[in-house]
Context: one part of a larger RNA
RNA sequence: UUAUCGUUAAGGAACUCGGCAAAUUAACCUCGUAACUUCGGGAGAAGAGGUGCCUGUUAUGUGAAUUAAAUUGCGUAUACAGGUUUCAAUAAAGAGGCCCAAUCGACUGUUUAGCAAAAACACAGAGCUCUGCAAACUCGUAAGAGGAAGUAUAGAGUCUGACGCCUGCCCAGUGCUGGAAGGUUAACAGGAGAUGUUAGUCGUAAGACGAAGCAUUGAAUCGAAGCCCCAGUAAACGGCGGCCGUAACUAUAACGGUCCUAAGGUAGCGAAGUCCCUUGUCGGGUAAAUUCCGACCUGCAUGAAUGGCGUAACGAGUUGGGCGCUGUCUUAACGAUACACUCA
Numbered sequence: 001u002u003a004u005c006g007u008u009a010a011g012g013a014a015c016u017c018g019g020c021a022a023a024u025u026a027a028c029c030u031c032g033u034a035a036c037u038u039c040g041g042g043a044g045a046a047g048a049g050g051u052g053c054c055u056g057u058u059a060u061g062u063g064a065a066u067u068a069a070a071u072u073g074c075g076u077a078u079a080c081a082g083g084u085u086u087c088a089a090u091a092a093a094g095a096g097g098c099c100c101a102a103u104c105g106a107c108u109g110u111u112u113a114g115c116a117a118a119a120a121c122a123c124a125g126a127g128c129u130c131u132g133c134a135a136a137c138u139c140g141u142a143a144g145a146g147g148a149a150g151u152a153u154a155g156a157g158u159c160u161g162a163c164g165c166c167u168g169c170c171c172a173g174u175g176c177u178g179g180a181a182g183g184u185u186a187a188c189a190g191g192a193g194a195u196g197u198u199a200g201u202c203g204u205a206a207g208a209c210g211a212a213g214c215a216u217u218g219a220a221u222c223g224a225a226g227c228c229c230c231a232g233u234a235a236a237c238g239g240c241g242g243c244c245g246u247a248a249c250u251a252u253a254a255c256g257g258u259c260c261u262a263a264g265g266u267a268g269c270g271a272a273g274u275c276c277c278u279u280g281u282c283g284g285g286u287a288a289a290u291u292c293c294g295a296c297c298u299g300c301a302u303g304a305a306u307g308g309c310g311u312a313a314c315g316a317g318u319u320g321g322g323c324g325c326u327g328u329c330u331u332a333a334c335g336a337u338a339c340a341c342u343c344a
Stems, first nucleotide, its partner, number of pairs: 002338007010330002014328001019325001027051005036041001038162001052084006058077006085089001097323007104315002109121002125160001127158005137146003163310004168240003173237002175233005182228003189221001193217005200209003241259005268302001269299001280296005
């Protein structure tokens, strides 16, 4: 030097991405305790005081002698008073730092064995769809098995995710469900016709024609679901507009016109974990803040179970601020142990 510890004047986060690390706090008793709240909580909120030993009083348990009272023995300390030692009495050790605001997820729980514990997963609750039992669904070629020794208050799939207030418009596209008039449509059925072959006929010959049979092929016609078609369905997949003008300052536009669409984003929320421009603008907090909080709305590109907005409690989650506390720092010093190093 390194590692692990201990102490430190004055200051006290000036350190740093960030109080990371360390320090503070800590047991028991008494007092006291806010907003908010689902009235359970929040809460050990916060904050304040006490604690050893001795004596007395008091309270209380129990025993003996005789009935009670009183006295007395052995205990205990819940209360009070007085005394007493130390710098210090939960005298050592062990033993919450706290508060305010916001975001996400309701919560306890689960997870990347070995870089991620979370806002991810799960969850109770809410919805939709399928399934009438030889159930749907899953595994298996099958037999068979699970579902289930269950029976729609059951089982399966899928989405959302406590609770509160709510969940708007669109069925044109895709999907699903229902419908069956018409169009299209497979195998099968059907067999018009065609082709090959050749007994035979004709021919001097080459060759031509060619019945039946056999073989190959084959039109019309018939023909289910599906598709086309017609409806329904969005807590199914999904989607939810432009341009122009207009009010007696200006600005803005409740209002009007026009084009397109299946329908043009409702309630909420909004520079957001979503905002490019952007360190938007205003206010708060600071001496000073690209962070934070409250507003505004010009939402590049919010938005309603791909859930929207709130929300007490909870969180080794995330963000900002404050009190306390400290070697994080100003700025370094001293000490302990181990390695190292030197000698044997």
Large-subunit ribosomal RNA, domain IV from a wastewater metagenome, 344 nucleotides, folded computationally. The coordinates come from a structure-prediction model, not an experiment, and the mean pLDDT is 85.